Annotation:
This is a predicted complex of two RNAs, RNase P RNA and transfer RNA, with 473 nucleotides together. It holds a member of the Rfam family "Bacterial RNase P class A". Its family is annotated with dimeric ribonuclease P complex, ribonuclease P activity and tRNA processing in the Gene Ontology. The coordinates come from a structure-prediction model, not an experiment, and the mean pLDDT is 77.

[in-house]
């Protein structure tokens, strides 16, 4: 140069003509009013008008309205330690563990370093689960083998006392080897032994317990134990921390219309609010309230956009982040606006032609995913094509 | 805007406590009949879609794709 990982920032520009939205001014034009004035409608102007995701609605909170003394209980959700933030399942630093590369080294191990993945408490509280194979799936066991032994059968030797081989069945030891599985009761060498085994010992692992570093997960060192205790917690569980419910179609005001209609539950220490004590609050047989049916209305305002806000910069912090200065003012429609065509230009792809080459011209195609609906912080998921930066390979040239 | 469920065979539905997933109806070959149709015999056919945990996932779990459901005001 190409390729593959990881990660930051981008994500079309200029002009023209037609259009669309909310807003500010405003000629004008309508309607009430006697008028002062109120009220809609609006040419022209004037500036403004999607996004990194606006998406999924997966987590987090602002705000609202119900419920709220207060407690337990269920239920859900996190989850290695430390910071950050308004919060968080998010972000940042660091531990651990796996991956790949490189270095040391003859090679192995191991050691240190780069990049990169990480749902990573607890399996020694209990409980369940481990098909199928296998002797055995967790109270240990013994299919084949190995070893040892009483008697039996058969050979061979025999100084006839016996002694050695081999055969199957028994009883007994054993966990090396075989074989089975994802997994098999610590691994590896050495001694040991009838044969083996932590049976002994040496090195790893492992347990406890001290002791040093670190804020802490953790890391190191030493000493004692022959080893107990398989794997699952994205099975129940257990710890430890957090969470009351809806959700802007929440939720205030106003205007219209209609049948306050029926039907069913319904309480006297009762009902509603997940559930239990509690406490407030309604009601008191003329029924609080719950729910079905039926009825009406498809209007208006306000909630609505100054926002944990955006851009520069300085300080602090390894960073996330904070914190101070200066400066901007930036959508707020609900049959829902932010387009459409034209032409240049700019980027990508193929094809043809010029040149030695770098290039250059010419014709063609592409130029994405998408799109605000009360606001913000995040993740996840989408995406044509380009720009940076790390780390690896692979092949060219010095 | 906002809340939820749901995806199993060509259809309509079951179902497995995490260990080879079924039934009805249709499809397709046989048998029967002059044909065809019923009956009998057999036989294909499937858990949306990635991924992660597990020895194993149709089931737990994390993304996503499709379908469907609900929702205002007033008395």
């Nucleotide at each position: 140069u190409u390729c593959g990982c990881c990660g930051g920032a981008c994500g079309g520009g200029c002009a023209g003509u037609c259009g669309c939205c909310a807003g500010g001014u405003a000629a004008g034009c309508c309607g009430g009013g006697c008028a002062a004035c109120c009220g809609g409608c609006g040419c022209g102007c004037c500036g403004g008008g999607a996004g990194g995701a606006a998406a999924g609605u997966c987590c987090g909170g602002u705000c609202u309205c119900c419920a709220c003394a207060g407690g337990g209980c269920a239920g859900c959700a996190u989850g290695c330690c430390g910071g950050c933030u308004a919060a968080c399942g998010g972000c940042c630093g660091g531990g651990g563990a796996g991956g790949u590369c490189c270095g040391c080294u003859c090679a192995a191990a191991g050691c240190g370093g780069g990049c990169u993945u990480u749902a990573c408490g607890g399996a020694a509280a209990g409980u369940g689960c481990c098909a199928c194979a296998g002797a055995a799936a967790a109270u240990a066991u013994a299919c084949c083998g190995c070893c040892g032994g009483c008697g039996g059968c058969g050979g061979g030797c025999u100084u006839c006392g016996g002694c050695u081989c081999g055969c199957a069945u028994c009883c007994g030891g054993u966990a090396a080897g075989g074989g089975u599985g994802a997994a098999a009761a610590g691994g590896u060498g050495c001694g040991g032994u009838a044969a083996g085994a932590g049976c002994g010992c040496a090195c790893c692992g492992c347990u406890u317990g001290c002791g040093a570093a670190g804020u802490a997960a953790u890391u190191c060192g030493c000493a004692a134990g022959g080893c107990a205790g398989g794997g699952u917690a994205a099975a129940c569980c257990c710890c430890a921390u957090g969470c009351g419910g809806a959700g802007c179609a929440a939720g205030a005001c106003c205007a219209a219309a209609u049948a306050g209609g029926g039907g069913a539950g319904g309480a006297g220490g009762a009902g509603c609010g997940g559930c239990c004590c509690g406490u407030u609050c309604c009601g008191u047989u003329c029924g609080a309230c719950u729910u079905c049916c039926g009825g009406g209305u498809a209007g208006g305002u306000c909630g609505c956009u100054a926002g944990a806000g955006c851009c520069g910069g300085g300080c602090a912090g390894u960073a996330a982040u904070g914190u101070c200065c200066g400066g901007c003012g930036c959508a707020g429609a609900a049959g829902a606006a932010u387009g459409a065509c034209u032409g240049c230009c700019g980027c990508c792809c193929g094809g043809u032609u010029c040149g030695c080459a770098a290039g250059g011209a010419c014709c063609g195609g592409g130029u994405a995913c998408a799109g605000a609906a009360a606001c913000c912080g995040g993740c996840u998921u989408a995406c044509a094509g380009g720009c940076c930066g790390g780390c690896g390979a692979a092949c060219c040239c010095u | 805007g906002g809340a939820c469920u749901g995806u199993u065979a060509g259809c309509u539905c079951a179902g497995a406590u995490g260990g080879u997933a079924g039934a009805g109806c249709g499809c397709u070959g046989g048998c029967u009949u002059g044909a065809a149709g019923a009956a009998c015999c057999a036989g294909a056919c499937a858990u949306g879609c990635g991924g992660a945990u597990u020895c194993g996932a149709g089931c737990g779990c994390c993304g996503c794709a499709c379908a469907g459901u609900c929702c205002a005001c007033c008395a």